Bacterial large signal recognition particle RNA from a Planctomycetota bacterium, 266 nucleotides, folded computationally. The organism belongs to Planctomycetota, within Bacteria. Its Rfam family is "Bacterial large signal recognition particle RNA". About the family: The signal recognition particle (SRP) is a universally conserved ribonucleoprotein involved in the co-translational targeting of proteins to membranes. The family's RNA type in Rfam is non-coding RNA gene. A source record names the gene ffs. The sequence is in RNAcentral, with records from ENA.
[in-house]
C1' cells in the first nucleotide's frame, strides 16, 4: 500500500413547550432526499454513552466523532409606537328635554292687541221628519204518489135486497214551503239629510257684537332654572400570538481544522 470480511458509529438537526432530567409524539425553523414497522400529551420510552421493541441499509470517511468561524431562525429581558379595559380629566358640564324670560329678529296688532262681557255655531243627550237598507205582517202565483181536506168515476168490502162501508187516480181547496208584487202597514239598523223641537255644555276653536285703548306671540339667536351625561385628552395602572429597536442566550444550513478502528491474505 491493495484486496476480502467485520465491530464502534451513522441513515438529520435546531428552537419552543412539557419533564427532576434525556429522547419521542406536538408546533415552529433550517435544510435534504435524510429507512420500515409498531407505541403515545388528564402522554410514551427511558436514566447521565438517557427513546424502546423488531427489521433493513450502509460503514472507518465527501458520509462517524470533536472544535473553530459564520448566523436561518428561535427563547428571555429592558425601552419605546399602536390597540383595549379601568381610573384620572374634560365637569365652572358638549348634543338632547322640559319649565321660564324677551334683549335682537320675524309675524300678528289703531282696517283695533292682551283682557272682559252677551249671543250663535261646532260638540254632547233624546225625541221627529225624511232616505237608504233588512226582517215581519197583508196580497197574488204556485205548491202533497201514500203520511191533508173536500167531492170521489172505476174497483174493493158488507148485505138477499134497499142500501151502507173505507177509498185510489182525477178534480177543487189548502200546509209549510217557494216566487213575486204594491211600496199599505209594522218592526230594527244607519260613517245618511233637514234641521223643525228640547235640554246640556261652551277650558280651548270658528264667528257675531258691545266695552276698552296697546300691546300680543316664543318661530330664530339669546339668557336663566332643572335634567342629562358625551366626544376629545392623555399624566396613571393592566392588558396585548399588533409592531420597531437594543442587549443576551440557544442555534439549522454552509465554511475550516483534527482525530476514530478489528481479523485474514498479498
Nucleotide at each position: 500500500c491493495c484486496g476480502u470480511g467485520c465491530u464502534a458509529g451513522g441513515u438529520g438537526g435546531g428552537g419552543a413547550g412539557c419533564u427532576a432530567g434525556g429522547g419521542g409524539u406536538u408546533c415552529c425553523c433550517u435544510g435534504u432526499c435524510a429507512c420500515c414497522u409498531g407505541c403515545a400529551a388528564c402522554c410514551c420510552c427511558c436514566u447521565c454513552c438517557a427513546g424502546c421493541a423488531g427489521g433493513a441499509c450502509u460503514g472507518a470517511a465527501u458520509u462517524c466523532c470533536u472544535c473553530u468561524c459564520c448566523g436561518c431562525g428561535g427563547g428571555a429581558c429592558g425601552c419605546g409606537g399602536g390597540g383595549g379595559c379601568g381610573g384620572g380629566u374634560g365637569u365652572g358640564g358638549a348634543a338632547g328635554a322640559a319649565a321660564g324670560c324677551a334683549a335682537g329678529g320675524a309675524g300678528c296688532g289703531u282696517u283695533g292687541a292682551u283682557g272682559g262681557a252677551g249671543g250663535g255655531g261646532a260638540c254632547c243627550c233624546a225625541a221627529g221628519c225624511a232616505a237608504u237598507g233588512g226582517g215581519g205582517a197583508c196580497c197574488u202565483g204556485u205548491g202533497a204518489a201514500c203520511c191533508u181536506g173536500g167531492u170521489c168515476a172505476g174497483a174493493g168490502g158488507g148485505g138477499g135486497a134497499a142500501c151502507c162501508c173505507g177509498g185510489c187516480a182525477g178534480c177543487c181547496a189548502u200546509a209549510a214551503g217557494c216566487a213575486g208584487u204594491g211600496c199599505u202597514c209594522u218592526u230594527c239598523a244607519u260613517g245618511u239629510g233637514c234641521u223643525c223641537u228640547g235640554g246640556g255644555g261652551c277650558c280651548a276653536c270658528c264667528u257675531c257684537u258691545c266695552c276698552g285703548g296697546a300691546g300680543c306671540c316664543a318661530c330664530c339667536u339669546g339668557c336663566u332654572u332643572u335634567u342629562g351625561g358625551a366626544a376629545g385628552c392623555u399624566u396613571c395602572g393592566u392588558c396585548u400570538u399588533c409592531u420597531g429597536c437594543g442587549u443576551u442566550u440557544c442555534a439549522g444550513a454552509g465554511a475550516g481544522a483534527g482525530g476514530u478502528g478489528c481479523a485474514c491474505g498479498g